[in-house]
Context: one part of a larger RNA
RNA sequence: CCCUGGUUAAGGAACUCAGCAAACUGGCACCGUAACUUCGGGAUAAGGUGUGCUCCGGGAGGUGAUGGGACUGGCUCCCUGAGCUUUCCGGAGUCGCAGCGAAGCGGGGGUGGCGACUGUUUACUAAAAACACAGGACUCUGCAAACUCGUAAGAGGAUGUAUAGGGUCUGACGCCUGCCCGGUGCUGGAAGGUUAAGGGGAGACGUUAUCCUGAGUUACCCUCAGGAGAAGCGUUGAACCGAAGCCCCAGUAAACGGCGGCCGUAACUAUAACGGUCCUAAGGUAGCGAAGUUCCUUGUCGGGUAAGUUCCGACCUGCAUGAAUGGCGUAACGACUGCCCCGCUGUCUCAACCAGGGACUCA
Repeated sequence: CCCUGGUUAAGGAACUCAGCAAACUGGCACCGUAACUUCGGGAUAAGGUGUGCUCCGGGAGGUGAUGGGACUGGCUCCCUGAGCUUUCCGGAGUCGCAGCGAAGCGGGGGUGGCGACUGUUUACUAAAAACACAGGACUCUGCAAACUCGUAAGAGGAUGUAUAGGGUCUGACGCCUGCCCGGUGCUGGAAGGUUAAGGGGAGACGUUAUCCUGAGUUACCCUCAGGAGAAGCGUUGAACCGAAGCCCCAGUAAACGGCGGCCGUAACUAUAACGGUCCUAAGGUAGCGAAGUUCCUUGUCGGGUAAGUUCCGACCUGCAUGAAUGGCGUAACGACUGCCCCGCUGUCUCAACCAGGGACUCA
């Protein structure tokens, strides 16, 4: 010096990101207990008193010796109630600093944020405000269901049947959930436009029986070259007929999503209930608001402190809140996360000593 314990004058969070750690509290009985509240809670709220041992008395309970009585004579019933024992109450006394004497064994209160709650999670750095949740809503599904697995058979769904099952979002409860369907999606519609395979074959081209011309030969046959060319075969192929889809027409936002700008105006000033104008599918309603969202910003005001970038209450100028990507509240709950107070302390001012174990030196 390090580790694990113990004690500490005066102060008492001045420590620190943060009271981290430690300390305080602690059991039982009794008294007493606020706001708020979903009337269950909050609550062991808070706060206070008592607590050992000895003796005496009493109440209640358990067990039930002994003795007595009854007749149905029994492993019977009734009365008595000693002793032992459990617990409570009252009184007197007594010892220590201290009586839940050790061990074990809640520190408490106030006020915000988030999440209703009990639960679940990153096995080995995250336990949370994340997930789940009961409740709410939308949507699909009529049963051989939708949906999922499988090439299929088949299976799950379900030995269920719309008060059922699947998917998605939200997340107890209370009060609520505004406007926009232009875009995207979904649902419905079918007049028109577009549109595949397929059907359809106008036409074009290739081939060529045959014919024509020329040459080989004087000539026929024949052969060769060139041209025309039916049918057939082959290649290609226009018009026209062809669904869904898309275009189109509607609906739908607890579907994905979105929810303006400029200028002027009131008899101090300031502000603008009011007006004008441009744009939009529609221009953010109720709420809440420097917020876990606020850049400027330690905004401004108030509270708390001697002093407060945090905290609480307001204001609204919302860089860039806002309604089931839910909005705002909310009792209870939380190893969550801020702030304050009381108590308490070696966290600190500022360090000291003690015990044990290391380190270190020697062997």

The part of an RNA shown here (large-subunit ribosomal RNA, domain IV) has 363 nucleotides and comes from a Thermodesulfobacteriota bacterium. NCBI's taxonomy places the organism under Bacteria, Pseudomonadati, Thermodesulfobacteriota. The prediction has a mean pLDDT of 88. The full RNA is in RNAcentral, with records from ENA.